[in-house]
RNA sequence: ACGAACGCUGGCGGCGCGUCUUAAGCAUGCAAGUCGAGCGGUAGAUACCAGCAAUGGUGUUUAGAGCGGCGGACUGGUGAGUAACGCGUGGGUAACCUACCUUAAGGAUGGGGAUAGCCGUUAGAAAUAGCGGGUAAUACCGAAUACGUCCGUCCGGCCACUAAAAUCCAAAAAGAAGUUUGUGGAUUUUAGUGGCCGGAUGGGGAAAGGGGCUAAGGCCCCGCCUUUAGAUGGGCCCGCGUCCCAUUAGCUUGUUGGUGAGGUAAAAGCCCACCAAGGCGAUGAUGGGUAGCCGGCCUGAGAGGGUGAACGGCCACACUGGGACUGAGAUACGGCCCAGACUCCUACGGGAGGCAGCAGCUAAGAAUAUUCCACAAUGGACGAAAGUCUGAUGGAGCGACGCCGCGUGUAUGACGAAGACCGAAAGGUUGUAAAGUACUUUUGCGGAUGAAGAAUAAGUGGUGGAGGGAAUGCCAUCAUGAUGACGUUAGUCCGUGAAUAAGCCCCGGCUAAUUACGUGCCAGCAGCCGCGGUAACACGUAAGGGGCGAGCGUUGUUCGGAAUUAUUGGGCGUAAAGGGCGCGUAGGCGGUUUUGCAAGUCUGAUGUGAAAUCCUCAAGCUUAACUUGGGAACUGCAUUGGAAACUGUGAAAUUGGAAUCACGGAGGGGGAGUUGGAAUUCCUGGUGUAGGGGUGAAAUCUGUAGAUAUCAGGAAGAACACCAGUGGCGAAGGCGAACUUCCAGCCGAUGAUUGACGCUGAGGCGCGAAAGUGCGGGGAGCAAACAGGAUUAGAUACCCUGGUAGUCCGCACUAUAAACGAUGUGCACUAGGUGUUGGGCCGAGCGGCUCAGUGCCGGAGCGAACGUGAUAAGUGCACCGCCUGGGGAGUAUGCCCGCAAGGGUGAAACUCAAAGGAAUUGACGGGGCCCCGCACAAGCGGUGGAGCAUGUGGUUUAAUUCGAUGGUACGCGAGGAACCUUACCUGGGUUUGACAUGGAAGUGAAUGGUGCAGAGAUGUAUCAGAGUCGCAAGACACGCUUUCACAGGUGCUGCAUGGCUGUCGUCAGCUCGUGCCGUGAGGUGUUGGGUUAAGUCCCGCAACGAGCGCAACCCCUACUGCCAGUUACUAACAGGUGAUGCUGAGGACUCUGGCGGAACUGCCGGUGACAAACCGGAGGAAGGUGGGGAUGACGUCAAGUCAUCAUGGCCCUUAUGUCCAGGGCUACACACGUGCUACAAUGGGCGGUACAAAGUGACGCGAAUCCGUGAGGAAUAAGCGAACCACCAAAAGCCGCCCGUAGUUCGGAUUGAAGUCUGAAACCCGACUUCAUGAAGUUGGAAUCGCUAGUAAUCGCGCAUCAGCAUGGCGCGGUGAAUACGUUCCCGGGGCUUGUACACACCGCCCGUCACACCAUCCGAGUUGGAGGUACCCGAAGCCGGUAGUCUAACCUUUUAGGAGGACGCUGUCGAAGGUACGUUUAGUGAGGAGGGUG
Repeated sequence: ACGAACGCUGGCGGCGCGUCUUAAGCAUGCAAGUCGAGCGGUAGAUACCAGCAAUGGUGUUUAGAGCGGCGGACUGGUGAGUAACGCGUGGGUAACCUACCUUAAGGAUGGGGAUAGCCGUUAGAAAUAGCGGGUAAUACCGAAUACGUCCGUCCGGCCACUAAAAUCCAAAAAGAAGUUUGUGGAUUUUAGUGGCCGGAUGGGGAAAGGGGCUAAGGCCCCGCCUUUAGAUGGGCCCGCGUCCCAUUAGCUUGUUGGUGAGGUAAAAGCCCACCAAGGCGAUGAUGGGUAGCCGGCCUGAGAGGGUGAACGGCCACACUGGGACUGAGAUACGGCCCAGACUCCUACGGGAGGCAGCAGCUAAGAAUAUUCCACAAUGGACGAAAGUCUGAUGGAGCGACGCCGCGUGUAUGACGAAGACCGAAAGGUUGUAAAGUACUUUUGCGGAUGAAGAAUAAGUGGUGGAGGGAAUGCCAUCAUGAUGACGUUAGUCCGUGAAUAAGCCCCGGCUAAUUACGUGCCAGCAGCCGCGGUAACACGUAAGGGGCGAGCGUUGUUCGGAAUUAUUGGGCGUAAAGGGCGCGUAGGCGGUUUUGCAAGUCUGAUGUGAAAUCCUCAAGCUUAACUUGGGAACUGCAUUGGAAACUGUGAAAUUGGAAUCACGGAGGGGGAGUUGGAAUUCCUGGUGUAGGGGUGAAAUCUGUAGAUAUCAGGAAGAACACCAGUGGCGAAGGCGAACUUCCAGCCGAUGAUUGACGCUGAGGCGCGAAAGUGCGGGGAGCAAACAGGAUUAGAUACCCUGGUAGUCCGCACUAUAAACGAUGUGCACUAGGUGUUGGGCCGAGCGGCUCAGUGCCGGAGCGAACGUGAUAAGUGCACCGCCUGGGGAGUAUGCCCGCAAGGGUGAAACUCAAAGGAAUUGACGGGGCCCCGCACAAGCGGUGGAGCAUGUGGUUUAAUUCGAUGGUACGCGAGGAACCUUACCUGGGUUUGACAUGGAAGUGAAUGGUGCAGAGAUGUAUCAGAGUCGCAAGACACGCUUUCACAGGUGCUGCAUGGCUGUCGUCAGCUCGUGCCGUGAGGUGUUGGGUUAAGUCCCGCAACGAGCGCAACCCCUACUGCCAGUUACUAACAGGUGAUGCUGAGGACUCUGGCGGAACUGCCGGUGACAAACCGGAGGAAGGUGGGGAUGACGUCAAGUCAUCAUGGCCCUUAUGUCCAGGGCUACACACGUGCUACAAUGGGCGGUACAAAGUGACGCGAAUCCGUGAGGAAUAAGCGAACCACCAAAAGCCGCCCGUAGUUCGGAUUGAAGUCUGAAACCCGACUUCAUGAAGUUGGAAUCGCUAGUAAUCGCGCAUCAGCAUGGCGCGGUGAAUACGUUCCCGGGGCUUGUACACACCGCCCGUCACACCAUCCGAGUUGGAGGUACCCGAAGCCGGUAGUCUAACCUUUUAGGAGGACGCUGUCGAAGGUACGUUUAGUGAGGAGGGUG
């Protein structure tokens, strides 16, 4: 934007538009008639006359039919066919026609014979047809005349075209000049052809009347005939333009041309006979598909793209196919004939019909209207006219289908009403919106009034004019003069009353506009991206908001955006895209100078480019849409005048492009022939003996029948070490021993020659690695296939042993490669540096310059970046090839090539929203480099085996509460489950609650005790018991009952959260500001060289700085100084004891507490870069962070925790809350983790005897004494709130004795009995003691853990929790090792770098088969239709031709008749439909088969 459709909604008016689908079929009505002034006549009606009547006659009026004329070829409809001179545009017709109309000239004499109607009659159902009789014309037919016209011949004149000649003029070139040459223009002459005009001559050809007036002579009007010119309308021809397919490449026999005849209005193979063999085609013939064309319409900045409804021009068609007739005109929509299909009528014999006219119907479809009114206007047919006809047209009706306009109120109105929605509330929004008040009346309804569309015709009256004897008449003009479908018109006025009138879509982004609830990957949305899995701005609803508005959305289609087919205006190294390479045809493009021409080009003029449309300026409807007038425009085509720069073309030259010759040069360039040595294998012989060979390791294999090794000799085939080089040659593929020969290309310098001879190159032709194919050779080595051995889960592989095609040669095919520089060829121009190959020049040399190659680096520029950069991917020019999202697919099919394998050309359906390039940051790698860590290695000790403890899984259970689950859960939450805890189960209670706050009512002090029932909670009874204020009433505090708000939840969601925590990891990293680099992501800094435990430090550097981390600062520990000195200490002094810092005393020591010092690579030597630092040393209590702790960057794991706590949302509310008793968390075929104790002699037992540290203690630690074998006990009890007293005994150790390698004097499980302690209470279910019992276990498979020094190992001690319960946890000290070569490997981590198709990041991504479902496609035995073709058969109607059978009015004659002519019949060519046969092509369907896509 729309001829639209669908959904929801719908007040009015104006102007437009309205079967886009099956050119499917149609009931009914209407759409083309008219003329009596052409003709004969006229039913009926009516008047009159005659008649008794029937009836007859005359007049007037006149239907219907007929003859005749004109018109039915216009108007109206549709777009099936048509790719065409069909259409558009411009021309031609000297190759033509044109009724009616206009103009001009002339004419119109005189005859004849019929035939409809009509009357009678026949056949038939009808349609219709026939016979007989008779009649008219502006119907028909002869004759006369005919200047002109038409045909033929002749003469004259004029014109056009063609050809030739002559003269003149113009400029140019050549030449010294005379002159010559071609070109152009003008004139003249001649010849030919054609036409026009004039004349002569011969031939052919006309006619019709009707009406009016009359002075009766004639005149006038309308017609008639011949001719002229015009106008109008057509016919034919030509240039140019006009869709797709080359998977349509060859087509054509009336085909192309000629001659002659025919034919037409007219040129022509239009048709025919003969002759010739042509004609068209890559600038796309032929064939196939699709389509009416244009003005225009839509879109677009334009160029373009799409389209051809309405309006206008042209064409074609009229049920399908064929055909002619009539006519001025048709091969005729509402005419005819034939064939076919279909429908209808029928008496079954025959007939009728054609809505793609207007309405209307049926079917089809998403879909498209009234069986309306009128000829009033405009136009048409006929007519002298009145008029008649007119579904053209003018109007009305239906449809929001479109465009345009108007309205659905206006003003005021805050208590910002109510309601609704949101919010924790306050409040906010809807919102001046409503109500209310005041006003208006477009529109609607009712009534009244009321333009314009009507111009004129006939007629009447007047004026003027021409002509005429006059009249009717003719021409022009003025006045008057009937007629309105629409129509209850438009408009105007009055009345009425806010009265009659708002919806649709959207609100995640694109894209203007957001909240709540519901739902919970459901229901649904969706144009693209995508929403929805319990907090959805995306679904549904509501409220609010946004947009448009009598409409709004959706769907469909077209253009735009899309520079996404690129003419304007794109690309091809890596994104899709350079042909494998050359030679070359057509074509395209083409050096310098001069000149002619004027095709292209530029410019002027003229014609045309219809109108409408668009644009613009105006005008008319109240405005607009709409309509009208003027202009502009219509970018085009044609004719003509001019210009000559450029392109083109003719002529003449030139040498710079190109080429040839002469000279020199390099080369794995190609072909053929000959020759050579090394190696390999094989054969023969010698020496020689047990292996050889092969691999990661082996085996197959080979060898005592003598291998391998070694020596000698021989044979064969293939390939040519070193030289060898980003070196050479070739167009590419490719080319490597040497020599000979043949052929070709290339480079350089100089001279000569030719004179644009050039570049590119569709088709075409040639060459073209390897593999492969055919035939014939050859065959040493190697080696697809194949065999065997290994490897492996398997191993149709990689490895090994063999081995055939093949590899080699000749001839012939094949034609493809990552045929790559992934870069077409040629020419020109545009900074440098540095190698190298082959020439030339200069130079003594070093070296420099230059041409042709071949490399590297690099500037500008280019480029998405990577990169490229004189060997361009830069800047230009010329030409070719190729590309246009991924998959399907280089597939299918067709064609071509090939012996085959296969190659070339090369789709579509369907499907996806991506596929892809370059670069960035990460992550990853069975990539690389560097480095670290008890990571490995080196060691020590364990776990895994046993018994037990403890945790987990699983199972069980009424319940075994819940959580933690690779590392980073499992002696974890829990630092301590008998009740409690406790969250679980069973049972019993309770409901404002066990707990908090507040309100109301009632009641009672609060509080404490007792009895009874009960498992208890609880229930019930009863006793004791007066707080503060106030005189009192009462109030307050506290308790109970009732009630309202609420409490409560270890219920769910750790994937809604806060906080806290684990882990990577105490790993050395993680970032920022500014600057710089990059289009950007991003980089740099942070990389590099060293160094460190460390991003620690130093140096360097487009970086300079900074932050969080590291380190340090803090605590403990190791040494020491000073101060202080009790409960600690005791050297000196004194006292005392059996002994002891026991006492006085001391402030020395130890120790304790506080404050300090000390260690910093500070010093020396070496290494290192004059650095940082490292190595060694001295001194020192301690040495290179001295040892240990606390301290955990940015972040990762939706890691853990809603059951510590807090918290959003959801859920429960006589229960998922709460109270109580009992049970359970302690179960036990089993599996795992973490531990303890052991298996013994480095031990066990017994006896004796040493030395700690750190802690703890008042519901506590508890000495000592007594009792008990012991745990422990005591109405025994000291001391101590602790440097005072106690726990407290340290143990391993050391000194003795026994045991003697055994299931033991090891080991202690299990079990029995008896006890102790705690506690209301040890049955489920505590710890300990004594006696007895005395299990497994004799050092532990695969595997696995910890530890680098006061560490491991081993030994005991303490503490928290706690009534009681410790093999666990947290601390403490005693004794006290071994080993580390080293960083290859395993694990984890850090840095740099590299590859990547990964980014949920390798636990990634992803390939193919198989199974299933669906979809489209291909092949397919076939089968069913359509289209078109060829050949043949049949052959309607009909034209043309033939014939003379039948019939025959006009004319002729020599008239009983004949002739001319005609009709019918018969017949020939052509000929539609039909039939037969065979190709082609297309569509449907098809068992089955094949691959593809999606899930």
The prediction has a mean pLDDT of 82. A computed fold for a 1495-nucleotide RNA from uncultured Treponema sp., annotated as small-subunit ribosomal RNA. Taxonomically the source falls in Treponema (Bacteria, Pseudomonadati, Spirochaetia, Treponematales).